A computed fold for a 76-nucleotide RNA from a Planctomycetota bacterium, annotated as transfer RNA. It matches the Rfam family "tRNA". The family's RNA type in Rfam is transfer RNA. Lineage of the source: Bacteria > Pseudomonadati > Planctomycetota. RNAcentral records the identical sequence in 2 taxa. Model confidence (mean pLDDT): 82 of 100. RNAcentral holds the sequence, with entries from ENA.

[in-house]
């Protein structure tokens, strides 16, 4: 430089073919306990990496940028 995958909650990853954005784990409250851990009920917590396009409707499609990742090649 050229190909490929990836980016969704704090983290770990889900979302089937474009039609209502989940779940584990962690955070809070509350119950249970003489107390904590464990368990239990409920809640909060998202610009779907950013621009833009396409549609009646984008996490999902297409075009560009940014970042990690793994192959090629090139210079040294």
């Nucleotide at each position: 430089g050229g190909g490929c995958g990836g980016u969704u909650a704090a983290c770990u990853c889900a979302a089937u073919u474009g039609g209502c954005a989940g779940a584990g784990u962690g955070c809070a409250a509350c119950c249970c306990u003489u107390a904590c851990a464990a368990g239990g009920u409920u809640g909060a917590a998202g610009u779907u990496a950013c621009u833009g396009g396409u549609u009646c409707g984008a996490a999902u499609c297409c075009a560009g940028u940014a970042c990690c990742g793994c192959c090629c090649a090139c210079c040294a």